The RNA shown here (transfer RNA) has 72 nucleotides and comes from a Caulobacterales bacterium. Model confidence (mean pLDDT): 83 of 100. RNAcentral holds the sequence, with entries from ENA. The organism belongs to Caulobacterales, within Bacteria. The same sequence occurs in records of 2 taxa. Rfam family: tRNA. Gene Ontology term of the family: triplet codon-amino acid adaptor activity.

[in-house]
RNA sequence: GCCGCCCUAGCUCAGUGGUAGAGCAGCGCAAUUGUAAUGCGAAGGUCGGGUGUUCGAAUCACCUGGGCGGCC
Repeated sequence: GCCGCCCUAGCUCAGUGGUAGAGCAGCGCAAUUGUAAUGCGAAGGUCGGGUGUUCGAAUCACCUGGGCGGCC
């Protein structure tokens, strides 16, 4: 230099055009003599950034940042 993949909640990851989700962590409550485990609840995200397409974009296109792999 060329090719491919990844970036979504604090962490690990789903979601491939129509209201952004789960598990774990953290918080509150229940329960317990108490703690842990357990159950219930609430909270937490400009979907790496920008521009465009579309009635509507995490999702499609283009530009760009970061990471990983391959080829030379």